A computed fold for a 1501-nucleotide RNA from uncultured Cytophaga sp., annotated as small-subunit ribosomal RNA.
The organism belongs to Cytophaga, within Bacteria.
The sequence is in RNAcentral, with records from ENA, Greengenes and SILVA.
RNA sequence: AGAGUUUGAUCCUGGCUCAGGACGAACGCUGGCGGCAGGCUUAACACAUGCAAGUCGUGGGGCAGCAGGUCUCCUUCGGGAGAUGCUGGCGACCGGCGCACGGGUGAGUAACGCGUAAGCAACCUGCCUUUAAGAGGGGGAUAACCACGGGAAACCGUGGCUAAUACCGCAUAACGUCACCGGCCCACAUGGGCUGGUGAUCAAAGGCCUUCGGGCGCUUAGAGAUGGGCUUACGUUCCAUUAGCUAGUUGGUGAGGUAACAGCUCACCAAGGCAACGAUGGAUAGCUGGUCUGAGAGGAUGAUCAGCCACACUGGCACUGAGACACGGGCCAGACUCCUACGGGAGGCAGCAGUGAGGAAUCUUGCGCAAUGGGGGAAACCCUGACGCAGCCAUGCCGCGUGGAGGAAGACACCCCGCAGGGGCGUAAACUCCUUUUGAGUGGGAAGAAGGCGAUGAUUUCGAUCAUCGUUUGACGGUACCACUAGAAUAAGCACCGGCUAACUCCGUGCCAGCAGCCGCGGUAAUACGGAGGGUGCAAGCGUUGUCCGGAAUCACUGGGUGUAAAGGGUGUGCAGGCGGGACAGCAAGUCAGGGGUGAAAUCCUUCAGCUUAACUGAAGAACUGCCUUUGAAACUGCUGUUCUUGAGUCCCAGAGAGGUGGUCGGAAUUCGUGGUGUAGCGGUGAAAUGCGUAGAUAUCACGAGGAACACCAGAAGCGUAGGCGGAUCACUGGACGGGAACUGACGCUCACGCACGAAAGCGUGGGUGAGCAAACAGGAUUAGAUACCCUGGUAGUCCCACGCCGAAAACGAUGAACCGGCUCGAUGCUGUGGCAUUUAUGCUGCAGUGUCUAAGUUAACGCGUUAAGCGUUCCACCUGGGGAGUACGUUCGCAAGAAUGAAACUCAAAGGAAUUGACGGGGGCCCGCACAAGCGGUGGAGCAUGUGGCUUAAUUCGAUGCAACGCGAAGAACCUUACCUGGCCUCGAACGCUACCGGACCGCCCCGGAAACGGGGUUUCCCGCAAGGGCUGGUAGCGAGGUGCUGCAUGGCUGUCGUCAGCUCGUGUCGUGAGAUGUUGGGUUAAGUCCCGCAACGAGCGCAACCCCUAUCGUUAGUUACCAGCGGAUCAUGCCGGGGACUCUAGCGAGACUGCCUGCGUAAGCAGUGAGGAAGGUGGGGAUGACGUCAAGUCAUCAUGGCCCUUACGGCCAGGGCUGCACACGUGCUACAAUGGCCAAUACAAUGGGCAGCCACUCCGCGAGGAGGAGCUAAUCCCAAAAGUUGGUCUCAGUUCGGAUCGGAGUCUGCAACUCGACUCCGUGAAGCCGGAAUCGCUAGUAAUCGCGUAUCAGCAACGGCGCGGUGAAUACGUUCCCGGGCCUUGUACACACCGCCCGUCAAGCCAUGGAAGCUGAGGGCACCCGAAGUCCGUGACCCGCAAGGGAGCGGCCGAAGGUGAACUUAGUGACUGGGGCUAAGUCGUAACAAGGUAGCCGU
Repeated sequence: AGAGUUUGAUCCUGGCUCAGGACGAACGCUGGCGGCAGGCUUAACACAUGCAAGUCGUGGGGCAGCAGGUCUCCUUCGGGAGAUGCUGGCGACCGGCGCACGGGUGAGUAACGCGUAAGCAACCUGCCUUUAAGAGGGGGAUAACCACGGGAAACCGUGGCUAAUACCGCAUAACGUCACCGGCCCACAUGGGCUGGUGAUCAAAGGCCUUCGGGCGCUUAGAGAUGGGCUUACGUUCCAUUAGCUAGUUGGUGAGGUAACAGCUCACCAAGGCAACGAUGGAUAGCUGGUCUGAGAGGAUGAUCAGCCACACUGGCACUGAGACACGGGCCAGACUCCUACGGGAGGCAGCAGUGAGGAAUCUUGCGCAAUGGGGGAAACCCUGACGCAGCCAUGCCGCGUGGAGGAAGACACCCCGCAGGGGCGUAAACUCCUUUUGAGUGGGAAGAAGGCGAUGAUUUCGAUCAUCGUUUGACGGUACCACUAGAAUAAGCACCGGCUAACUCCGUGCCAGCAGCCGCGGUAAUACGGAGGGUGCAAGCGUUGUCCGGAAUCACUGGGUGUAAAGGGUGUGCAGGCGGGACAGCAAGUCAGGGGUGAAAUCCUUCAGCUUAACUGAAGAACUGCCUUUGAAACUGCUGUUCUUGAGUCCCAGAGAGGUGGUCGGAAUUCGUGGUGUAGCGGUGAAAUGCGUAGAUAUCACGAGGAACACCAGAAGCGUAGGCGGAUCACUGGACGGGAACUGACGCUCACGCACGAAAGCGUGGGUGAGCAAACAGGAUUAGAUACCCUGGUAGUCCCACGCCGAAAACGAUGAACCGGCUCGAUGCUGUGGCAUUUAUGCUGCAGUGUCUAAGUUAACGCGUUAAGCGUUCCACCUGGGGAGUACGUUCGCAAGAAUGAAACUCAAAGGAAUUGACGGGGGCCCGCACAAGCGGUGGAGCAUGUGGCUUAAUUCGAUGCAACGCGAAGAACCUUACCUGGCCUCGAACGCUACCGGACCGCCCCGGAAACGGGGUUUCCCGCAAGGGCUGGUAGCGAGGUGCUGCAUGGCUGUCGUCAGCUCGUGUCGUGAGAUGUUGGGUUAAGUCCCGCAACGAGCGCAACCCCUAUCGUUAGUUACCAGCGGAUCAUGCCGGGGACUCUAGCGAGACUGCCUGCGUAAGCAGUGAGGAAGGUGGGGAUGACGUCAAGUCAUCAUGGCCCUUACGGCCAGGGCUGCACACGUGCUACAAUGGCCAAUACAAUGGGCAGCCACUCCGCGAGGAGGAGCUAAUCCCAAAAGUUGGUCUCAGUUCGGAUCGGAGUCUGCAACUCGACUCCGUGAAGCCGGAAUCGCUAGUAAUCGCGUAUCAGCAACGGCGCGGUGAAUACGUUCCCGGGCCUUGUACACACCGCCCGUCAAGCCAUGGAAGCUGAGGGCACCCGAAGUCCGUGACCCGCAAGGGAGCGGCCGAAGGUGAACUUAGUGACUGGGGCUAAGUCGUAACAAGGUAGCCGU
């Protein structure tokens, strides 16, 4: 210090999440030791038991208990009984002091409660210190005790006795207090101090001890110290959906009251007081030093320690006292618990332990007063759950250990991985040497102790202090610590390993089980689940959960924003508030500087020091950023005063303008009315219909009526604050601007709240007008539907008047106002109005406004850019993830509609802005293609063939499924093939390799059984080698075979497709924050990203083209099996023969074509021409050749291959069957429907190919398929071997002499075998079909069409298929509007799985939270009234005490807690039913939005 997550990618905005630190924690797993800390955060819930506040006999009367003494009696001689307060002491009692401290808790409290700083001239203060003075003399009681009585108890009553440092008078008395009269001084809000006089008034315990020195006490007064009380300034949480609150309230006078001020209380008088600088109300909360975090500023927090406050079962009250309205005191009321004899009583752990309960959760009913501190005491001492220690708990922090060094044959193994060679665990272990912290054993052993007591001595202010000696005091604890002994001995876990984030493999699982902080993993190869091995991190802990801060600049003071991401108010005016021009002077509030006080200690920081170190602790310093005060400075702000004119305003002159309000006038058009002309339609639409019209429409002419709006001018022109304003004219009226310079002299800017204005729609009352338009509504269309879009009508409304309301818009420049005499380059228009110059129409130059482009700058980008979204200043408004929601509740406004203000629960990990690349569009432009069009021929109808679906089946094996599956894999299913089914068999197996053992040649042949496979039997007995052994082979066992079993979504390879479309990219450079762009776009051109020109690009690659093959022409070379012109020979005839190399042909090598030439056009590239030439002309024709990529396209069944699965079977063999099954549907074909034809006869011309288990001439036989002979040919040699055509004849339009299906019969051939299930032949039979609906396919020239031929596979063949070959041989293309596909540019986009996209709403289902609701239940505070305890105060007081003064009981009164009643309010929970909302793989209906989203969308009504 950042990271992950929105997207295909990018930048930004923005939320969510993580890494860090912390904790009084809890939970899970684990756990060796020690030190130091910490330990009910919940029920201020209830509490059993014990303890937590007593002490003083040197205050007192006394003597219950204990000990001792004395006396008496008794005695078993140990002792016992009784008496005696005599002594030590002491229960209970009187009295003093303490109990108001210490300890606990945080309920209440938003407050002078706390914090900081001041004040009290308005106060108190026991014990303590100090100063001064004093204590004379009396009195009467009372508890204990005794007696009696009541009661269960608690306890109480009556009578009697008695003391005091208990109580009460009197005396004395001031420097006390009060009153009055003086003096001096101080201070200024009231006042205060000192002092003098007079008068009044107020004390005491002369106690206790004594060593007789004194000590401790008592009273009064002064001072101090300490502790407290009160007052004030400032600070101190959230809510305005809490805006008004207040009658003792605010003040005064008087009185009461208090320690003291004060409405603190009361009577009277006045009517004030508080509040937007937040009163009142509600919610929450003890405050602080500090603690945690943070760079800091801040934020959160207020355990332990320390300061303050409050409380003590709940509420109220006072008493005592120096101090309390009192935790372990009192009274009353209430709730609860306990005891009870039912009449009454007792109690208060938020003290320490402990119990129950609550809870995720928090300890021992321990030891000791040894230390520190406190109370009492003269002291010794006593008390002290304060405190010191110990116990429990890894709760935290800190430290230590679980061994160290060596040791590689990197050992034998386990385990894991594995490419099977090995690798990991791993120097790890073993083994050798060493050490002993810790633990065990044995022994030693502190500091914490100072004091006290006794003695002696010294000093002394005579109170004490100091020194020495002796004695004595330790809970912890025989603890810390130290030494010795033996021995690696007693000691490692937890989490994680997809990214963030350090760490990877195997197995299991198979969207299951599960994980998850966010993103997200899991649907058969999961580094993400579970286990294992390995690794990483931390370590006596590690993880998880929760909370806080951080990261988060994500509330932004430091330190953010508002054109489009959330966010500028619709506009103006303007009070408060904030801010404010130039000069001078003064003041000193802010500001700055110096000094003083304070800022408790602890904490934090620095240094030093003490525990072996550290944590921890001690000391010192710094710091505590603050507040108060004082002295000064005067630049800036402020305040006061004076002044100035430039900000602002007033005045004068002139012009511009749809600025506003009211009146008057005008013409065009629509509609309507009347009349004329005129006749059958008009109107309307994509097309129609509704509608109007023969009762005369539409059209046309004239006249008239009426309402609304004002064409042209008219312009990103003008005016207005915005909304808005448009015929002409008149009247009234506002503002701005230009010019002038007279006046005022900062009068200014902004503006919460308020007030005013505010389009359209809408509302109220009353009225007018109503032509056109037009919600609603009606009808007609469209449609699957059409409550719409379109059409025909049509009412509110739109218009006007009066009075009002509403206050909502995408009220937009999505841009608040002000400062242009705030600043910052320019260019060019327009409007208004000035100045100057001149050539009178121009030029130059101002001010105000309004536009466009652009620099710097700015911005996430787009863009903005002197009219800023730049650079500054001031003020206001607003924002803080999306949804829920501008919703609910509350309140205000409104007649209503509704508006304003304005949440939460819940839910998601995004929502969003700008730009980029694609893709898409019922967007645009350009272009291409048998894409359409123009043509020719088909398919779809028939029969058959073939493939597919479906159905069927024991099986109908499997795959291919839009184009791009369907005569496809299959270039050959009767068996085989064959993978399927049935049945019979085999299990090292049908084939391959290796090892071990045993046997034998193997093979073959024969017989039997069997459907065969196979089984049984018989026959035969090899080669090399001396042997061992080997080859071959059979058996057994093992490693292993085998699988057309699964996954083409794990793969390789191959293939299809877009598409032979013209595209796809790279390097460097440049531009951009970036994704990316540029290049590749543009202008031309091309079949082409083909080429040319231009250009921040320059080049290059894969594609295109060319190079390759075939074909068209020629040349040359070479001629056998091909050829035969010339020469010769032979034949009935034939290149048949000799020969030839001319021709054809064959097959090698070359030539040729390149827009090369000409003309025209063009810069060029190039294009055009019945151009020339040429066999061929603009790619001559055809083929091969398929860029980057797309479709998880196809194929695990060609092959290969990972993983999984089967192993007497999912492997292998065999026989038979099936793949050929048939109601049906589709694809691809063949044959036809006929005369351009069928049939018969005759006759002509090919090419590619194939041929020895072959092609087969020729001859004979058969109607024929074919059979029987048989020559030639291993092929330019021989053979297979043409048809359409041509010629002639016949048929004559018919289901035919068309067509040939189907069926019957007879055969041929192949083959082991044609039943299922072959082809062909002959005879007979002679079906459908007369040119094919919607729709759809191919083809642009040697093409379509048509005709035959060959061939692979193959025994044969389902071939009408496939692949080739040649013969004959057309028609048409105007053109690119439309359909389909594609290319380039551009545009929009909410798409990116990319339009087969995305996405909205109702309904239906489940779940969740929430609003309303008749009500129901609780809580809270206030108001009114009733009742009224305790208690203070007041009055009275016949009774009691007292000589009296006086006091008291009692009674009455005011106030008064709890309680009761009543009417309201606030708030929480719940509630039949109901409203919407959110979420939830695959529900229903439609298609609203995103493209022109198919009616542009959106805002308000």